This is a predicted structure of a 74-nucleotide RNA (transfer RNA) from a Desulfobulbaceae bacterium. It matches the Rfam family "tRNA". By type it is a transfer RNA. Its family is annotated with triplet codon-amino acid adaptor activity in the Gene Ontology. The sequence was found in a public genome assembly.
[in-house]
RNA sequence: GGGCGGAUAGCUCAGCUGGAUAGAGUGUUGGCCUCCGAAGCCAAAGGUCGCGGGUUCGAAUCCCGCUUCGCCCA
Repeated sequence: GGGCGGAUAGCUCAGCUGGAUAGAGUGUUGGCCUCCGAAGCCAAAGGUCGCGGGUUCGAAUCCCGCUUCGCCCA
């Protein structure tokens, strides 16, 4: 330098062929339970979907550029 794949909640990851409110597990907080805890159950908070543009009525999803991580080739 070229090619491929990844970047979504604090962490690990889903998200099918664009469709309106973005989810799960875990963690955190509160409650229930318990003599007190752990475990279990319930609820809540927590998100610029890496960044900047474009297409579209509508973009996490499609297109372009960039950043960064991993792998392969030279």